[in-house]
Context: one part of a larger RNA
Order: sequence, then C1' cells, then structure tokens
RNA sequence: CGUAGGUAGAUUGAGGAAAGCUGUCCCUAGUACGAGAGGACCGGGACGGACGCAGCUCUCGUGUGCCAGUUGUCCUGCCAAGGGCACGGCUGGUUGGCGACCUGCGGACGGGAUAACCGCUGAAAGCAUCUAAGCGGGAAGCCUCUUUCGAGAUGAAUCUACCCACAGGGUCAACCUGGUAAGGCCCGUGGCAGAACACCACGUUGAUAGGCCGGAUGUGUAAGCGUGGCAACACGUUCAGCUGACCGGUACUAAUCGGCCGAGGG
Repeated sequence: CGUAGGUAGAUUGAGGAAAGCUGUCCCUAGUACGAGAGGACCGGGACGGACGCAGCUCUCGUGUGCCAGUUGUCCUGCCAAGGGCACGGCUGGUUGGCGACCUGCGGACGGGAUAACCGCUGAAAGCAUCUAAGCGGGAAGCCUCUUUCGAGAUGAAUCUACCCACAGGGUCAACCUGGUAAGGCCCGUGGCAGAACACCACGUUGAUAGGCCGGAUGUGUAAGCGUGGCAACACGUUCAGCUGACCGGUACUAAUCGGCCGAGGG
C1' cells in the first nucleotide's frame, strides 16, 4: 500500500516446513524344519543407542556488588573492627538465571490409493491364462493421521464486538482540507521479551521497577560485651550475623503534566 468505511479481538486452513532411524534380549519354542549340527516365520514383551523437542524437580557445571576462611601490603591516628590492591589475590561453599553430564517426552496407532509381486473370476483362443471387461491382497515409499508456520490464499476467506453516518471547499457519485469517534502512537516504569525494531505487563481508578517490610535460599554461629587462659585462642550471648537475581506485602521514590495520528463509507 492492497484486501471497497474506520477499529479491536477470535478463528478456518489453501499451501509450506518439520518429523520419519535402529539394535540387543526374553516369551511363543529348543516348537515348525532338519539325520544331526543348527534353528525360525507369524505374534507378544522388556531394555537400549543415536537424533529431536521441552524443562530445571533431582544430579552436575557456571556464579566477578552472596556468605565464610586466609596470605602479603597500604590506608581509616592507635587497639579492635573494616576498606583498597595483589588473576574475582587465593581457598571452601552457593540463591535466581543459563546450561548438560540431568529430567520428561517423541518416531506411533490407524485409514486410503498403489509399486514389484501374489491372487479370484474370465474370454479373445471349446483348453490354458492375475486382464482384455470386472474384483481382491500387497511396502520404511505416496495421500492422510502427529507437530509447526500460515488469508499478500491479490482466489486477499470467516465470526464477534466497538465507532459513527461530521464541518468547510469543490467543476458537486469524485476529490481536497479540518477537528474528532472507536482505537492507536509518542512519552514514561519495566519484563522470563529482545541486536535495533517488534512482543508482553503497567502508568496514581496504579504493585510496572526501585526502596522498605516479611518469608525463602545460601553461608555457617557476626560485631560488641562477658568468662577462662601468660598467650595463641576457646566458650557464652548465638542454628547467630549477613544474604544478587527468588516468593509475597507495602504507594515511600519514579511511571507527572501532556502531545500526535486516526472513519464519514461507488
């Protein structure tokens, strides 16, 4: 821009894409078969590999403003307690998130038409013949079935709801201009969404983010003081203190005030 007014939401599915793999073992059965050695079809079951999709409950990894321990040095006047630097100084753990080595699931089951092939009936050709008329069976393949995108499917589909049937100009179905409606955008607070854009939530009629409060989680028993010890230190107060992203609550802070676009239906 189109989809013969303008919007918002919900669908249909033409068509496209994806997927499509396979092993071992057990039962049937040491049966059929075979002199024996050996050893099935058909049917049923169990457990895997690789691949794919999803997820973070478990396990593991990561963890640079989480917690603790600790070395050297400088600083906060000193003690104590802390801060900076040294690969995040080093070391031991670790929330959320992300990930796989972790967890769950998938390839199907059916239906239809067929290939090679196997048949029924059956003439031409008194026989025979699956074929000439006619009718069956038969593949991991084809069409469906599963997942996904999908009406620019210009063949432009469908459903529901909302907004109205303006004003001025005009050579008067046209068309131009203007302010609006439903609605949208800008702007702002953000996100598990994200390169930008887009998408999603929210903007005081408010829990969108931060802060604060409570909880969880993680660290592992803070500082100060007391007691004991010459001291290093230990014990008590104290399962303490601190705690990123997590779960809730709460308008304290910031989403202020606003601006723009947007139909009139040949």